[in-house]
RNA sequence: GGCAGAGGCGCGGAGCGCAUCAGUAACGGUUUCAGCACAGCUGAAGACAGAAACCGCGAAAGGGCUAUCCGCCGAAGAACCGGGCGUUUCUUCAGAAGGCACGGUAUCUGGGCUGUGGGACAACAUCCUUCAGACUGUCGCACAAGGUUGUGCGGAGCGCUGCC
Numbered sequence: 001g002g003c004a005g006a007g008g009c010g011c012g013g014a015g016c017g018c019a020u021c022a023g024u025a026a027c028g029g030u031u032u033c034a035g036c037a038c039a040g041c042u043g044a045a046g047a048c049a050g051a052a053a054c055c056g057c058g059a060a061a062g063g064g065c066u067a068u069c070c071g072c073c074g075a076a077g078a079a080c081c082g083g084g085c086g087u088u089u090c091u092u093c094a095g096a097a098g099g100c101a102c103g104g105u106a107u108c109u110g111g112g113c114u115g116u117g118g119g120a121c122a123a124c125a126u127c128c129u130u131c132a133g134a135c136u137g138u139c140g141c142a143c144a145a146g147g148u149u150g151u152g153c154g155g156a157g158c159g160c161u162g163c164c
Base pairs, nucleotide, nucleotide: 001164002163003162004161005160008073010072011071012070013069014068017065018064027056028055029054030053031052032051033050040048041095042094043093044092045091046090047089076109077108078107079105080104081103082102084100085099087097088096110136111135113133114132115131117129118128119127120126138155139154140153141152142151143150144149
C1' cells in the first nucleotide's frame, strides 16, 4: 500500500399500511364587537381585508413507526464554508427567523443506553446537541492467573484484527 473482517437494542435509506397532526385549518350558519384600516414576522410602495363566541361539517402537508427490502461498519452525525430551492396573505425592494437537498473542509464524535440543560417540532413522539453516569468493543501499560482469562489505569476509528 492492497484485500477481507469485527464491535450490536450497530448505522443510514425506503417503507403498501398505521397512529398522530385534529375535532385543528378551511367552509357554512347565528350573534356581538370594530370600521375603510389598526390583523396578517419587520420596514417602504401598492393590493386584499378584521376579531370573538356557539353550532354544523370537516381535511391535508411536514414530522413518526411495524412487517419487509436496500446500502453499509466514519457506518453515520455534528460544526463551519458555498451557493440552490422554498415557508412566514399577495406583488416589488430590503431584512429577520426557520426548513429541504447538494458540494467542500484530515474541525469534533469508537458505540449504543439512561438522565440533566438547550434547540427543531402540534407534540412528553422523533431528531440534534452540551454535560454526567454506568455498560460495551478495541489497543497500550501494570499485576495476577496459566492455554487463555481477570483486575486496575489510560488512549482514540487518521484506530483494531487477519492475509498478501